Bacterial RNase P class A from an Acidobacteriota bacterium, 366 nucleotides, folded computationally. Its mean pLDDT, the model's own confidence on a scale to 100, is 77. It is recorded under the gene name rnpB. The source organism's lineage runs through Bacteria, Pseudomonadati and Acidobacteriota. It matches the Rfam family "Bacterial RNase P class A". The family's RNA type in Rfam is ribozyme.

[in-house]
RNA sequence: CUGGUGGAACGGGUGAUCGCUGGCGCUUGCGCUGGAGGAAAGUCCGGUCUCCAUAGGGCGGCGUGCCGGCUAACGGCCGGGGAGGCUCGACGAAAUCGGGCUGCACGGAAAGUGCCACAGAGAAUAUACCGCCGCGGCAACGCGGUAAGGGUGAAAAGGUGCGGUAAGAGCGCACCGUGCCGGCGGUAACGGCGGCUGCAAGGCAAACCCCACGCGGAGCAAGACCAAAUAGGGGUGGAGGGGCGGCCCGUCCUAAUCAACACCCGGGUAGGUCGCUAGAGCCAGCCAGCGAUGGCUGGCCCAGAGGAAUGAUUGCCAUCCUCCGAAAGGGGGACACAGAAACCGGCUUAUAGUUCCACCAGUGCU
Numbered sequence: 001c002u003g004g005u006g007g008a009a010c011g012g013g014u015g016a017u018c019g020c021u022g023g024c025g026c027u028u029g030c031g032c033u034g035g036a037g038g039a040a041a042g043u044c045c046g047g048u049c050u051c052c053a054u055a056g057g058g059c060g061g062c063g064u065g066c067c068g069g070c071u072a073a074c075g076g077c078c079g080g081g082g083a084g085g086c087u088c089g090a091c092g093a094a095a096u097c098g099g100g101c102u103g104c105a106c107g108g109a110a111a112g113u114g115c116c117a118c119a120g121a122g123a124a125u126a127u128a129c130c131g132c133c134g135c136g137g138c139a140a141c142g143c144g145g146u147a148a149g150g151g152u153g154a155a156a157a158g159g160u161g162c163g164g165u166a167a168g169a170g171c172g173c174a175c176c177g178u179g180c181c182g183g184c185g186g187u188a189a190c191g192g193c194g195g196c197u198g199c200a201a202g203g204c205a206a207a208c209c210c211c212a213c214g215c216g217g218a219g220c221a222a223g224a225c226c227a228a229a230u231a232g233g234g235g236u237g238g239a240g241g242g243g244c245g246g247c248c249c250g251u252c253c254u255a256a257u258c259a260a261c262a263c264c265c266g267g268g269u270a271g272g273u274c275g276c277u278a279g280a281g282c283c284a285g286c287c288a289g290c291g292a293u294g295g296c297u298g299g300c301c302c303a304g305a306g307g308a309a310u311g312a313u314u315g316c317c318a319u320c321c322u323c324c325g326a327a328a329g330g331g332g333g334a335c336a337c338a339g340a341a342a343c344c345g346g347c348u349u350a351u352a353g354u355u356c357c358a359c360c361a362g363u364g365c366u
Stems, first nucleotide, its partner, number of pairs: 001362010012317007020035007037337001041348002044346005049219004061215005066080005081106001082104001084102007107210002112208002114204003129150002131146006158176006177199001179196004184191002223274004233265005240254005281300008319334006
C1' cells in the first nucleotide's frame, strides 16, 4: 500500500411544487408549526401501567446458578477470581514464571439412582490379550505372580524420578497432583504458606436428582366513561283496540290478572371520548467512581394514527463507480438494512457506503 475479518461512530445535506396527518390561530379555507429508527425488526428476558385472582403454609411446576457491585428490574451490564485456548517475553528446547488477546450453562459426582457406544482380556464390587518373572514340562503348553512395557479406546484406577524386587507394585522416599486441618492475605470467589493423609474418591448433573435463590395470571384488542336506531326486559299511566266504512249506527274478531298506545328506567351493540405520549426523557458542563453507574447545575419539548399519516416529482451540492478529455471540466449511473402503534431498560439478528481502532494475509521499500 492492497485485500479480508471483527468492533465503534455516522448512515446524505439543502431548496421548489403537489399531496397525507397531529396541534394552534382566525376572516372556515387559508396561515403557522410537529411528523420514523439505530435497529421502529425478532417478541427472547426484565419492568411501568391496567384488570382479574389472592388469609397463612406446603406439594407440584418453571427459571437462574463462581464472587462482589450497578440498576426500578433482569437471564442485562461493570469489576474481579478460577480453569482452558492462542500468542509474546524471561540466555529459552521442555518444564516453570510473567504479560497480552480470546471464548467458558463456572453450585453439588464420598446423598441416592442411572448411563459410559465401537474397539478392547478388562469400563468401575477392576482387568492378565501380548510381554516380564517363578514353578512344572524335552517341547507345545499348563499353573501362579505382576499394571513397570506393548496393544484397544473419548476415558485403563494418580504423574515423574530414585530406591526396592524373582519380576513388579505408593511397597518405601523426594517433588507435583488430590483430600483434610491450621494460621496469613482478600468484603468474597479465591490465593499463597505450613502440617497431616499412600491414594481410598474415573467421566457425565446441557441424565434423573440434591442444594440455594426467584416466580400468581392475562395483556392497551389491558381497561375506564358517554351512548343511537331496531329488537327484547322492567315500571307507571291507559278502557277499550282492530276489521268492514268517507262518517255514524250496525256487525264480526280480540281483551278485561289484559292489548294497542304514551312516558320513564336499566343492560348490551354500533358510534364517540379517555387511556395516549413530559418520560427510569433528550442535550451540554461539572463532580464522585477503575468501571457499569450515580449526583448537581443550566438548557430543550422531540410523531401520536385507529384500515392506520410520515409520500411523489424535481433543482443544486456531497460520496462512490464508469465513460470522454492533456488538463480544467463534462456525460451517464449507484446510494444499504428497514419502517412507529401504551411506554421504558436490555439481548439477539439485518445493514450499501465513509471514517477510526484491532487482528490476519499478500506485496513493496529500509